Predicted 3D model of an 86-nucleotide RNA (transfer RNA).

RNA sequence: GCCGGAGUGGCGAAAUGGUAGACGCAAUUGACUCAAAAUCAAUCGCAGGCAACUGUGUGUCGGUUCGAGUCCGACCUCCGGCACCA
Repeated sequence: GCCGGAGUGGCGAAAUGGUAGACGCAAUUGACUCAAAAUCAAUCGCAGGCAACUGUGUGUCGGUUCGAGUCCGACCUCCGGCACCA
C1' cells in the first nucleotide's frame, strides 16, 4: 500500500430503515432482618430542571431519506489476511 471484519452506557449485549440500549451483570435507593446475606421492588447514557419533563446521544465529519445504530462518501482506532522488504 491492497482486501476483509469490528467500534453502541461501567461491562456483556439487543434492535439491521420506524420509540436506541431489550435482556443479563455491576451499581444506587427502598422493603424484609437485631444485623447481614439471600430474596423482592424501583432507578440506572450524557446535559439541564425541585419536579413534571426538555434537549442530546450508536468511533468522527458529511450525505441520502418523512425517518439512519442500520444505506452512501471521507477519515480515525483496533483485529485478521495479502503484498513490499537491503
Rfam family: tRNA. It is annotated as a transfer RNA.